Record summary: Model confidence (mean pLDDT): 85 of 100. c-di-GMP-I riboswitch aptamer from a Gammaproteobacteria bacterium, 83 nucleotides, folded computationally. The sequence was found by an Rfam model in a public genome assembly.

[in-house]
RNA sequence: AACUGAAAACGGCACACUUGCCGAAAGGCAAGGUCGCAAAGCUACCGGUCUACGGGCGUACCUAUGGCAGCGGGGUUACCAGG
Numbered sequence: 001a002a003c004u005g006a007a008a009a010c011g012g013c014a015c016a017c018u019u020g021c022c023g024a025a026a027g028g029c030a031a032g033g034u035c036g037c038a039a040a041g042c043u044a045c046c047g048g049u050c051u052a053c054g055g056g057c058g059u060a061c062c063u064a065u066g067g068c069a070g071c072g073g074g075g076u077u078a079c080c081a082g083g
Stems, first nucleotide, its partner, number of pairs: 003082003012037002017032006035070001041076003045073003048068003054063003
C1' cells in the first nucleotide's frame, strides 16, 4: 500500500415523532429526539421511486424542468480495526 469488514468505537451521523421556518407538493433547513448506520460523507451518472405548480389532455390520466444519496448500482473522498 492493495485488499477485507468478524468483533469493536476515541470520535461521527440521526429513522419515526415534536416544534419553528421555506416550498404548490414531494421534500428541505434548524432545534429536540435516538430506529438504526462502517461511508446513513459527497455526487441524480444508471435503474427505481415520490410529487405535479406549470404544460399536455379533457376529466381520467400523462409529463420533471422539482425531489429522494437512510431503495439498489456506479463515481469520488475519508475514519477505525484487521492485514